[in-house]
Molecule: transfer RNA
Organism: Candidatus Microgenomatia bacterium
RNA sequence: GCCUCUGUAGUUCAAUGGAUAGAACGGCGGUUUCCGGAACCGUCAAUGAAGGUUCGAUUCCCUCCAGAGGCA
Numbered sequence: 001g002c003c004u005c006u007g008u009a010g011u012u013c014a015a016u017g018g019a020u021a022g023a024a025c026g027g028c029g030g031u032u033u034c035c036g037g038a039a040c041c042g043u044c045a046a047u048g049a050a051g052g053u054u055c056g057a058u059u060c061c062c063u064c065c066a067g068a069g070g071c072a
Stems, first nucleotide, its partner, number of pairs: 001071007010025004018055001026044006048064002051061002
């Protein structure tokens, strides 16, 4: 330098162009308990950035950023 893949809650992962972007773990609050843990209930929190296509984009296209791999 070229090619391919990946980027979504604090973490690990879902979501085939259409529901309020969902689950588990986690944080916080509550119930319970002598206290803690466990359990149960509630709650917090995310689409790497900009642009384009579309009635509608996490999804498709382009550029950039970051990471991984391959070729030279």